RNAcentral holds the sequence, with entries from Rfam and Ribocentre. Guanidine-I riboswitch aptamer from Terribacillus aidingensis, 96 nucleotides, folded computationally. The model forms 100% of the base pairs in the Rfam consensus. Its mean pLDDT, the model's own confidence on a scale to 100, is 84.
[in-house]
RNA sequence: CAGAUAGUUUUCUAGGGUUCCGCAGUUUACACUGGUCUGGUCCGAGAGAAAACGCACAGCAUUGCUGUGACACGGAAGGAUAAAAGCCUGGGAGAU
Numbered sequence: 001c002a003g004a005u006a007g008u009u010u011u012c013u014a015g016g017g018u019u020c021c022g023c024a025g026u027u028u029a030c031a032c033u034g035g036u037c038u039g040g041u042c043c044g045a046g047a048g049a050a051a052a053c054g055c056a057c058a059g060c061a062u063u064g065c066u067g068u069g070a071c072a073c074g075g076a077a078g079g080a081u082a083a084a085a086g087c088c089u090g091g092g093a094g095a096u
Base pairs, nucleotide, nucleotide: 007053008052009051010050011049012048015043016042020040021039022037023034024033025032026031055069056068057067058066059065060064071091073094077089078088079087
């Protein structure tokens, strides 16, 4: 200096808070308060799991088929959403 799609999506989980439901309390009622309420809806991992599609390379019995696709320690601060988070900034700043 050159060379990569270190691919995308879905489902689930770790985790997360509190818009809705539920639960608890207050209230004649309407409603209000509580996530320091187990939960359901909800958000949700580059470094978690599974699957599908795709891509690259190699081989082959060449309408295509098979195989491989590694590694990954990580602040603080900020942002969105109702609010927060292993979400996003971010295979970031750094470290090795």